About this RNA:
A computed fold for a 111-nucleotide RNA from uncultured Robiginitalea sp., annotated as SAM riboswitch aptamer (S box leader). Of the family's consensus pairs, 97% are formed in the model. The RNAcentral record of the sequence draws on MGnify. The source organism's lineage runs through Bacteria, Pseudomonadati, Bacteroidota, Flavobacteriaceae and Robiginitalea.

RNA sequence: UUAUCGAGAAAGGUGGAGGGAGUAGACCCUGUGAAACCUUGGCAACCCUCUGCCUUAUCUGGUGGAGAAGGUGCUACGUUCUACCCGGAUGCCUGCAUUCGGGAAAGAUAA
Numbered sequence: 001u002u003a004u005c006g007a008g009a010a011a012g013g014u015g016g017a018g019g020g021a022g023u024a025g026a027c028c029c030u031g032u033g034a035a036a037c038c039u040u041g042g043c044a045a046c047c048c049u050c051u052g053c054c055u056u057a058u059c060u061g062g063u064g065g066a067g068a069a070g071g072u073g074c075u076a077c078g079u080u081c082u083a084c085c086c087g088g089a090u091g092c093c094u095g096c097a098u099u100c101g102g103g104a105a106a107g108a109u110a111a
Base pairs, nucleotide, nucleotide: 001111002110003109004108005107010040011039012038013037014036018029019028020027023083024082025081026080041075042074043073046071047070048067049066050065051064052063053062054061079106084103085102086101087100088099089098090097091096092095
């Protein structure tokens, strides 16, 4: 910088109090054992492998299908919600509250 953030997938061992990225609030998980580390398994299909069609001077680009050996990633709920902006509805104290939707920002993963 670009793409995605829907879905999916857990057991054992060590460990011993936190965890859900950070700040604040809310909510949730956690001594029926958090984080972290290790082992084994699994999920997914970004890279990757094979392949149909279109395209191209060209594995050049696009699109669909199949796969899972390898490189990553992931394996509670859900990127948990709100925070900044815009719009709708409702309420009233008329600029605030509640709620719904969209966007931004931030973050995560891949190339």